[in-house]
Context: one part of a larger RNA
RNA sequence: UUGGGUGUAAAGGGCACGUAGGAGGUGAAUCGGGUUGAAAGUGAAAGUCACCAAAAAUUGGUGGAAUGCUUUCGAAACCAAUUGACUUGAGUGAGACAAAGGAGAGUGGAAUUUCUUAUGUAGGUGUGAAAUCCAUAAAUCUAUGAAGGAAUCCAAAAGCGAAGGCAGCUCUUUGGGUCCCUAUCGACUUUGGGGUGUGAAAGCAUGGGGAGCAAAUAAGAUUAGAUACGCUGGAAGUCUAUGCUGUAAACGAUGAGUGUUCACCAUUAGUCUACGCAAAUUAGGGGCCCAGCUAACGCAUGAAACACUCCACUUGGGAAGUAUGGUUGCAAGACCAAAACUC
Numbered sequence: 001u002u003g004g005g006u007g008u009a010a011a012g013g014g015c016a017c018g019u020a021g022g023a024g025g026u027g028a029a030u031c032g033g034g035u036u037g038a039a040a041g042u043g044a045a046a047g048u049c050a051c052c053a054a055a056a057a058u059u060g061g062u063g064g065a066a067u068g069c070u071u072u073c074g075a076a077a078c079c080a081a082u083u084g085a086c087u088u089g090a091g092u093g094a095g096a097c098a099a100a101g102g103a104g105a106g107u108g109g110a111a112u113u114u115c116u117u118a119u120g121u122a123g124g125u126g127u128g129a130a131a132u133c134c135a136u137a138a139a140u141c142u143a144u145g146a147a148g149g150a151a152u153c154c155a156a157a158a159g160c161g162a163a164g165g166c167a168g169c170u171c172u173u174u175g176g177g178u179c180c181c182u183a184u185c186g187a188c189u190u191u192g193g194g195g196u197g198u199g200a201a202a203g204c205a206u207g208g209g210g211a212g213c214a215a216a217u218a219a220g221a222u223u224a225g226a227u228a229c230g231c232u233g234g235a236a237g238u239c240u241a242u243g244c245u246g247u248a249a250a251c252g253a254u255g256a257g258u259g260u261u262c263a264c265c266a267u268u269a270g271u272c273u274a275c276g277c278a279a280a281u282u283a284g285g286g287g288c289c290c291a292g293c294u295a296a297c298g299c300a301u302g303a304a305a306c307a308c309u310c311c312a313c314u315u316g317g318g319a320a321g322u323a324u325g326g327u328u329g330c331a332a333g334a335c336c337a338a339a340a341c342u343c
Stems, first nucleotide, its partner, number of pairs: 004314003007297002012311001014198004021191003025086002028083003033079002035075008048064006089188001091184002095179003101174007113147003117143002123134002159166002203244006212238002217233002255310006264287002267284005292299002316343003325336004
């Protein structure tokens, strides 16, 4: 490299958009570049194969083959090209619908904490048990008031989003989706190397904010020890604005798209039907199970079944996602990525 593979054995890029490239609906006409049929020419010699002659080896002669190329005459299914149509793929419009989809602004109550005041007196807190800790400078508890920050119940195998993710309520703005019947357009599709964008948490930079929680850290315990688990405190951080970083078990460990496939159960949003604990039909999110597949586990109309197209990745374990080099970043690091050696 080929063949074989990629849920769990090595292996799906975190996710999207999209350039080059690849692949691609139906009917007709034209063309004759690819394709294909026939004929002719050419394909030097040597070589090779067959036969003949002589021969120690060998040599000589005759003939064949020779993927190819050129020219001429055809064929028109397929591929390509051109023209002109079609509607079922894709898009657009009308009428409905659901939703924590995104961004900005405003605003509500409960609770924790702190503070003020009042009441009241000796404990409170915490644990397996304790202690550190708080408290006569009046705590805990109770009541009124104030401040500030973060985001419970409802909450679901539910919903939405390309993924990351998204949850009090209201307003503004904005993206996508589903159903439905007709209208419109007429292949406008799909995938996508490079590229661009987006991308949890932690972290970084500069401001703001800081209630609760809490890496680091301190004290008290436990213990043989205890640099831990459980307890009392607690600076970063968590929140916000603007930049950076670009990684996760970024998981469904399952790339995207299209088509075809036995039943059953409940469920979300529509349409249809019209009252029956019913049926039908799309688009989702779940459960179970035939056939089929799988090494097995299991998957099974949301496939890991049957097929096609394109991309990415894999090739024994370690050394190693390391070294070197390059790109990138403020840094931490990230991305591309070996070998010697060893088993």
Predicted 3D model of a 343-nucleotide part of an RNA (small-subunit ribosomal RNA, central domain) from Pandanus amaryllifolius. The prediction has a mean pLDDT of 84. The full RNA is in RNAcentral, with records from SILVA. Taxonomically the source falls in Pandanus (Eukaryota, Streptophytina, Euphyllophyta, Mesangiospermae).